[in-house]
């Protein structure tokens, strides 16, 4: 110094739930709380998987034709997930 995590000491982070707050939502934040975690530290590069207010098509409400309106679909756009995998990067500790 790279790999890799077997006993260990310092320590760290923090699910579900809850309570405040942002958001259309998905979700984040903060407080209480620990399920686990050797990167559960950090970064949306790749792939998943989850929202979708507004926008466009369609389809019905419904009709003698329509407009507005209202529901459902699907579709790009955008967004979120780093505790989903992979992949950069930055760090404690030291057996084989």
């Nucleotide at each position: 110094u790279u790999u890799c995590g077997a006993a260990a000491a310092u320590g760290g982070c923090a699910a579900a739930c809850u309570c405040g707050g942002a958001g259309a939502a998905a979700u984040c934040c903060g407080g209480a709380g620990a399920c686990g975690c050797a990167a559960a530290g950090c970064c949306a590069c790749g792939g998943g998987u989850c929202c979708u207010c507004a926008g466009u098509c369609a389809u019905c409400c419904a009709u003698g034709a329509a407009a507005a309106g209202g529901a459902u679909g699907a579709c790009a756009c955008g967004g979120a997930u780093a505790g989903c995998c992979g992949g950069g990067u930055u760090g404690c500790u030291g057996a084989a």